This is a predicted structure of a 180-nucleotide RNA (Lysine riboswitch aptamer) from a Clostridia bacterium.

RNA sequence: GGGUGGGGUAGGGGUUGCGACAGUCAUCAGUAAUCCGGGAAGCUCAGCAGUGAUGAACCGGACGAAAGGGUCUGUCGCCGAAGUGCGCAUGGUACUGGACCUGUUGCGCUGGGGUUGCAUUGAAUAAGUGCAACACUGUCAACCGUUUUGCCCGAUAACGGUUGGAGAACUAUCUCACUG
Numbered sequence: 001g002g003g004u005g006g007g008g009u010a011g012g013g014g015u016u017g018c019g020a021c022a023g024u025c026a027u028c029a030g031u032a033a034u035c036c037g038g039g040a041a042g043c044u045c046a047g048c049a050g051u052g053a054u055g056a057a058c059c060g061g062a063c064g065a066a067a068g069g070g071u072c073u074g075u076c077g078c079c080g081a082a083g084u085g086c087g088c089a090u091g092g093u094a095c096u097g098g099a100c101c102u103g104u105u106g107c108g109c110u111g112g113g114g115u116u117g118c119a120u121u122g123a124a125u126a127a128g129u130g131c132a133a134c135a136c137u138g139u140c141a142a143c144c145g146u147u148u149u150g151c152c153c154g155a156u157a158a159c160g161g162u163u164g165g166a167g168a169a170c171u172a173u174c175u176c177a178c179u180g
Base pairs, nucleotide, nucleotide: 002179003178004177005176006175007174008173009172010171011170014079017078018077019076020075021074022073023072025070034062035061036060037059038058042051043050044049045097046096047095082110083109084108085107086106087105091101092100093099111137112136114134115133116132117131118130119129120128121127139165140164141163142162143161144160145159146158147157
């Protein structure tokens, strides 16, 4: 100097990388609620329980929101960032079931974003989630090719192509142990 293994540190993928918070804008929606007129016994995801002649559903009119989700901007934290499936466990929508939201945890899956299709949540053709397909992109490995010294061979390095893998990865670096 090299190799193997353990531990630590720092980085890159993307200018739409991931997430949180705040503000703005549109949408939600001319909807809900409230009031007036008509109407005349029902209304709700199911049950139960409510509500309704002090007038349901429905129709017309007046007035008229909000939450969740989204765009943009800024700040912050980061690169299993984070998301999600199943299960345990906790809270909420009066209760149970379903559905939805929320906090915790174990195991599993996903390198990353995109497009399309199906299903689902949703007011939605926005967006989210799951599955599948398609190419793109980053990384490592193998193979092939080109360039790289005066020439040849080889190595290194750079570029290009094909195929494949996965983030406990990859690159760089420090340290410990072993090998030599």

It was read from a public genome assembly, where an Rfam model found it. Its Rfam family is "Lysine riboswitch aptamer". Gene Ontology term of the family: lysine biosynthetic process. NCBI's taxonomy places the organism under Bacteria, Bacillati, Bacillota, Clostridia.